A computed fold for a 76-nucleotide RNA from a Candidatus Parvarchaeota archaeon, annotated as transfer RNA.
It was read from a public genome assembly.
The coordinates come from a structure-prediction model, not an experiment, and the mean pLDDT is 80.

RNA sequence: GGCCCCGUAGCUCAGUCCGGAUUAGAGCACUUCCCUCCUAAGGAAGGGGUCGCAGGUUCAAAUCCUGCCGGGGCCG
Numbered sequence: 001g002g003c004c005c006c007g008u009a010g011c012u013c014a015g016u017c018c019g020g021a022u023u024a025g026a027g028c029a030c031u032u033c034c035c036u037c038c039u040a041a042g043g044a045a046g047g048g049g050u051c052g053c054a055g056g057u058u059c060a061a062a063u064c065c066u067g068c069c070g071g072g073g074c075c076g
Stems, first nucleotide, its partner, number of pairs: 001075007010028004020059001030046005052068005
C1' cells in the first nucleotide's frame, strides 16, 4: 500500500441481511428504597446513548452510499 471484518449505555453484546411504525434494547454493573445487627444474597423502583466522526440518498437512516478515524486479520 491492497482486501476483509469490527466500532451501539460503564462492560459484554443483540438489532443492520430486506430502511418504517413506541420514542434504540438485553444481561451485568451503577443509584435509591425494602429486607438484615452488618455485609452478601434476594425483592422493588430509577438514571444513563447525538448508534466512532463528517457528508450524501430518502418523506423517513443505527440500518443504504462515500470519505475519514480507531481496533483486528490476510496478502504484498
Background:
It matches the Rfam family "tRNA". It is annotated as a transfer RNA. Rfam describes the family as follows. Transfer RNA (tRNA) molecules are approximately 80 nucleotides in length.